The prediction has a mean pLDDT of 81. The RNA shown here (transfer RNA) has 72 nucleotides and comes from Schistocerca cancellata. The RNAcentral record of the sequence draws on Ensembl Metazoa. The organism belongs to Schistocerca, within Eukaryota.
RNA sequence: GCCAGUGUGGCGCAACGGUCAGCGCAUCUGCCUGAUAAACAGAAGACCUGGGUUUGAAUCCCGGCACUGGUA
Numbered sequence: 001g002c003c004a005g006u007g008u009g010g011c012g013c014a015a016c017g018g019u020c021a022g023c024g025c026a027u028c029u030g031c032c033u034g035a036u037a038a039a040c041a042g043a044a045g046a047c048c049u050g051g052g053u054u055u056g057a058a059u060c061c062c063g064g065c066a067c068u069g070g071u072a
Base pairs, nucleotide, nucleotide: 001071002070003069004068005067006066007065010025011024012023013022018055027043028042029041030040048064049063050062051061052060
């Protein structure tokens, strides 16, 4: 250089083009306890970026960026 794949909360992952983008861990608050932990209840937090298609895009298409793998 070329080809392919991936990009979603702090981390690890889901989401047939359509209901409020969910789950686990972590964090915070409450509850509990003499105290801490565990358990229980609750809360905050995300679609890499710029366009396009569509009534509707995290999802489909194109460009860019980053990462991973393959190739000489």